[in-house]
Context: one part of a larger RNA
C1' cells in the first nucleotide's frame, strides 16, 4: 500500500421497514437440466445462464443423423484448350445429377484477336459454423450512473511510499465552501445533445373551423378564413434570481411569493481508471493447430418439435370489483404498391368474390378495450375456468404426417387463491385496459414501442442486501 473483520464512526440505495400486485399450488406457452435417440447442431451456467445468441427450426433456414453424390470443387484469381452466348422438350431418378433431340450464329476487330458467357483439362490454390474467447482484435455483461481513478512540479520518508484526494460544513456527486506543505491539472460528476412540459414569433396544405356565407339525411362538405387545435422551424422560460430565517459576512439549508414549471422539473442518450485469465474463434476479423477423394461440398428424407422427471421465466384461471347479451363514447405511436385493401356481395364464422382509393397529416390497416348504460345469471365445480379429444371447415405455402396458424359444432379436464421460501414497484409510477411494429409466405401467451383508466404507503434506518469515505486490527497478499 491494499484485501479481509460475526472492529467502530458518517452516509446512500424498493436494501428493510410501510404498502400494493404477484411467482413458488392448477392447466397450457417458452427456455434450460435430466434422460432418450441415427440425430436430438452449437454457445450461454451464482449475482452477470435458463420467452438468452434466435426480430420468426413444415423445405429452406442448419451448422446435426441417415442415404445418395462429387473432387481446382458450390463461389475467387491465374495459365492451356474447344464453343457464341442463349432456349426448349424428352428419359432415368426421391433429387443432385446423368443421357438424348431440336431452335440459335450475337458484338468489337488493324483480321492476328479481344471482351464477356459456357464446357474440359493442370496445378498453384479454394473451402472448414474444425479446435484453442487461456494466443488475439473488435463487440458485449457486471461492479455501477457508484462518486471516483490519476498525474506534474513541490515537501516529507534510507525506502515501498505519503501528500494533494485528509479535517470542518455541505450536496445526487471529489458538488461547493472554509481551513491545510502543498500548488496546479487531466479522465469522470454537471453542463453541452435528444423526447416532453408553459408562452411567443413565421407559415398554414394533405391538417384545423371561431366569425360569415352556400348546401346535405349527415359529414370542414363547399366559398372562404389564419382565430383556435394540430404540424415544423426560430425564440422565451428556472438562475437558488425575489423575500424571511438558519448558517461564517461562505458554501449551503429551510419556508413563502410569483410562476405552466422550483431547487438535477419528469424521462432518455452519455457508463471514468479497472475487476472477473466473465461471455464471445458459430457475427465479423486472426495468430497457432488440425482437415484436404474430406472436418470441403451438393442433393432427398429425418432431427433441432423426442418425454418417468426437476427448475427457471411467462400466459390463463380459480370468479358477482364477475360471466352473457344488446347499446353508446373516447387515444396514441406505428406500418402500407411483391404492399395496406374501403364500399358492395356471399358464407354462422374463419375467410371468399370483386374492386374503388393510396408511394399517404389526403386513402387503407382501424374496430380501440378496459370504462358508461340496460338485460339476465345468484354462490353452484356453475352460464366460472379453459385443458384435453372428436368431426367439419378456412387460410399461407411445391408441400401443413412428422412438425404451422384460424374457424365452426360437440366434448368440459386441473383448479374454489397456493407450505417453506421468494420478485416487483415511490407517480402519470404499480396494479389494469386494449393498440401498433420489427422478424415473417404463414405462424407471438415473446420482444421492442404507444396511449387509455389510474392507486395505495413512505415512522424511520435497529436489522438483512449491496456500495461509498474515515479509521482500527491482522499469523493474509
Nucleotide at each position: 500500500u491494499g484485501a479481509c473483520g460475526g472492529g467502530g464512526g458518517c452516509c446512500c440505495g424498493c436494501a428493510c421497514a410501510a404498502g400494493c400486485a404477484g411467482u413458488g399450488g392448477a392447466g397450457c406457452a417458452u427456455g434450460u437440466g435430466g434422460u432418450u435417440u441415427a440425430a436430438u447442431u452449437c454457445g450461454a451456467u451464482g449475482a452477470u445462464a435458463c420467452g438468452c445468441g434466435a426480430a420468426a427450426a413444415a423445405c429452406c433456414u442448419u451448422a446435426c443423423c441417415u442415404a445418395g453424390g462429387u473432387u481446382u470443387g458450390a463461389a475467387a484469381u491465374c495459365c492451356u484448350c474447344g464453343g457464341a452466348a442463349u432456349u426448349u422438350u424428352c428419359u432415368a431418378g426421391a433429387g443432385a445429377u446423368a443421357g438424348a433431340a431440336g431452335a440459335g450464329u450475337g458484338c468489337c476487330u488493324u483480321c492476328g484477336g479481344g471482351a464477356g458467357c459456357c464446357g474440359a483439362g493442370u496445378g498453384a490454390c479454394a473451402g472448414g459454423u474444425g479446435c484453442u474467447g487461456c494466443a488475439u482484435g473488435g463487440u458485449u455483461g457486471u461492479c455501477g450512473u457508484c462518486a471516483g481513478c490519476u498525474c506534474g512540479c513541490g515537501u516529507c520518508g534510507u525506502g515501498a511510499g505519503a501528500u494533494g484526494u485528509u479535517g470542518g460544513g455541505u450536496u445526487a456527486a471529489g458538488u461547493c465552501c472554509c481551513g491545510c506543505a502543498a500548488c496546479g491539472a487531466g479522465c469522470g460528476c454537471a453542463a453541452c445533445c435528444c423526447c416532453u412540459g408553459u408562452c411567443g414569433u413565421a407559415u398554414g396544405u394533405u391538417g384545423c373551423c371561431a366569425g360569415c356565407a352556400c348546401g346535405u339525411a349527415a359529414u370542414g362538405g363547399u366559398g372562404g378564413g389564419a382565430a383556435c387545435u394540430c404540424a415544423u422551424a426560430c425564440g422565451a422560460g428556472a438562475c437558488a434570481g425575489c423575500c424571511u430565517g438558519u448558517g461564517g459576512a461562505a458554501a449551503a439549508c429551510a419556508g413563502g411569493a410569483g410562476g405552466a414549471a422550483g431547487g438535477u422539473g419528469g424521462g432518455g442518450a452519455u457508463g471514468a481508471u479497472g475487476u472477473c485469465a466473465a461471455a464471445u474463434c458459430c457475427u465479423c476479423a486472426u495468430g497457432g493447430c488440425c482437415c484436404u477423394u474430406a472436418u470441403g461440398u451438393c442433393u432427398a428424407g429425418g432431427g433441432c418439435u423426442a418425454c418417468a422427471c426437476a427448475c427457471a421465466u411467462g400466459c390463463u384461471a380459480c370468479a358477482a370489483u364477475g360471466g352473457a347479451c344488446g347499446g353508446u363514447a373516447u387515444a396514441a405511436a406505428g406500418a402500407g404498391u411483391u404492399g395496406c385493401g374501403a364500399g358492395a356481395c356471399c358464407g354462422c364464422g374463419a375467410g371468399g368474390u370483386u374492386c374503388a382509393g393510396c408511394u399517404a397529416a389526403u386513402c387503407u390497416c382501424a374496430a380501440a378495450a378496459a370504462a358508461c348504460c340496460g338485460u339476465u345469471c345468484u354462490c353452484a365445480g356453475u352460464u366460472c375456468g379453459g385443458a384435453u379429444u372428436g368431426c367439419a371447415g378456412g387460410c399461407u405455402g411445391c408441400a401443413a404426417c412428422u412438425c404451422g396458424c384460424c374457424u365452426g359444432c360437440a366434448u368440459g379436464a386441473a383448479g374454489u387463491c397456493g407450505g417453506a421460501a421468494u420478485u416487483g414497484c415511490u407517480a402519470g409510477u404499480a396494479a389494469u385496459c386494449g393498440c401498433a411494429a420489427a422478424u415473417c409466405a404463414g405462424c407471438a401467451u415473446g420482444u421492442u414501442g404507444c396511449g387509455g383508466u389510474g392507486a395505495a404507503u413512505g415512522c424511520g434506518u435497529u436489522c438483512u442486501c449491496g456500495g461509498g469515505c474515515c479509521u482500527u486490527g491482522u499469523a493474509c497478499a
Notes
The part of an RNA shown here (small-subunit ribosomal RNA, 3' major domain) has 477 nucleotides and comes from a metagenome. Model confidence (mean pLDDT): 84 of 100.